[in-house]
RNA sequence: GGGCCCAUAGCUCAGCGGUAGAGCGGUUCCCUUUUAAGGAAAAGGUCACAGGUUCGAUCCCUGUUGGGCUCA
Repeated sequence: GGGCCCAUAGCUCAGCGGUAGAGCGGUUCCCUUUUAAGGAAAAGGUCACAGGUUCGAUCCCUGUUGGGCUCA
């Protein structure tokens, strides 16, 4: 230098054009003599960044940044 893959909640990951979700974690409440376990509720996101396409983009296209694999 060429090619490919990844970036979504604090962590691990779904979601691939039509209101962003799960598990774990954190918070509050219930239960318990207390802790753990168990039950319930609510919170938490500029979907890496910038443009484009579209009535509508986490999703499609282009570029950038960071990480990984591979070829030379």